The RNA shown here (transfer RNA) has 71 nucleotides and comes from Candidatus Nomurabacteria bacterium RIFCSPLOWO2_01_FULL_46_18. NCBI's taxonomy places the organism under Bacteria, Bacteria candidate phyla, Candidatus Nomuraibacteriota. Rfam family: tRNA. By type it is a transfer RNA. Gene Ontology term of the family: triplet codon-amino acid adaptor activity.
């Protein structure tokens, strides 16, 4: 310089052209004489700019950021 993969809540991780789901964390509450366990409810997210399309997180280029390969 080149080439490939990968990017979703705080974390880890699904899904996939039509409301973005699960665990753990985190908040309220229930339960306790409290604490912790249980259980119930909640808060939070698709790297970024553009194209297609009725619609895009998903298809397509261009950046960026991260692993790996080659020179």
């Nucleotide at each position: 310089c080149g080439g490939g993969c990968c990017g979703u809540a705080g974390u880890a991780u699904a899904c996939c052209g039509g409301u973005a789901g699960u665990a753990c964390a985190c908040g309220c509450g229930a339960u306790u004489c409290g604490g912790g366990u249980u259980c119930g409810c909640g808060u939070a997210g698709a790297c970024u700019g553009g194209g297609u399309u009725c619609g895009a997180u998903u298809c397509c280029c261009a950046g960026c950021g991260g692993c790996c390969c080659g020179a």